[in-house]
Model confidence (mean pLDDT): 83 of 100. The RNA shown here (transfer RNA) has 75 nucleotides and comes from a Candidatus Omnitrophota bacterium.

RNA sequence: CGGGGCGUAGCGCAGCCUGGCUAGCGUGCCACGUUCGGGACGUGGAGGUCUCGGGUUCGAAUCCCGACGCCCCGA
Numbered sequence: 001c002g003g004g005g006c007g008u009a010g011c012g013c014a015g016c017c018u019g020g021c022u023a024g025c026g027u028g029c030c031a032c033g034u035u036c037g038g039g040a041c042g043u044g045g046a047g048g049u050c051u052c053g054g055g056u057u058c059g060a061a062u063c064c065c066g067a068c069g070c071c072c073c074g075a
Stems, first nucleotide, its partner, number of pairs: 001074007010027004020058001029045005051067005
């Protein structure tokens, strides 16, 4: 320098192709139940500028353009 992949809750991920309910799952966290207590289990809850900026659209995590970060391949 060229090409490709990834970026969504503390952590690991799905959803993106095919735009539209209130953005979800596991784990972790908090409260309660259970227990002599803990663990395990059960119930409930909190937690998100969907990496950033711009564009298209009635409507964008999703489509388009650019930027940034990480990883891989090639030179």